[in-house]
Transfer RNA from Fructilactobacillus fructivorans, 71 nucleotides, folded computationally. The coordinates come from a structure-prediction model, not an experiment, and the mean pLDDT is 83. The sequence is in RNAcentral, with records from ENA and Rfam. NCBI's taxonomy places the organism under Bacteria, Bacilli, Lactobacillales, Lactobacillaceae, Fructilactobacillus. It matches the Rfam family "tRNA". It is annotated as a transfer RNA.
């Protein structure tokens, strides 16, 4: 310098172009003699900026981070 891949709740992770979900953490509540385990709820989240679209987490472009390969 070129090439690729990834970015979604607090952490890991889904999500055929059509209400963004799961677990777990955190808060509340049942149970407990009181905690813990178990069960029930409840709060958060699409890196940044164009475009295309009726309609974008998902196409498509540059930009930031970060991770590989090549030299």
């Nucleotide at each position: 310098a070129g090439g690729g891949a990834u970015a979604u709740c607090g952490u890991a992770c889904a999500a055929c172009g059509g209400u963004a979900g799961u677990a777990u953490a955190c808060c509340g509540g049942u149970c407990u003699c009181c905690a813990a385990a178990a069960c029930c709820g409840u709060u958060g989240a699409u890196g940044u900026g164009g475009g295309u679209u009726c309609a974008a987490u998902u196409c498509c472009u540059a930009c930031u981070a970060u991770c590989c390969c090549u030299g």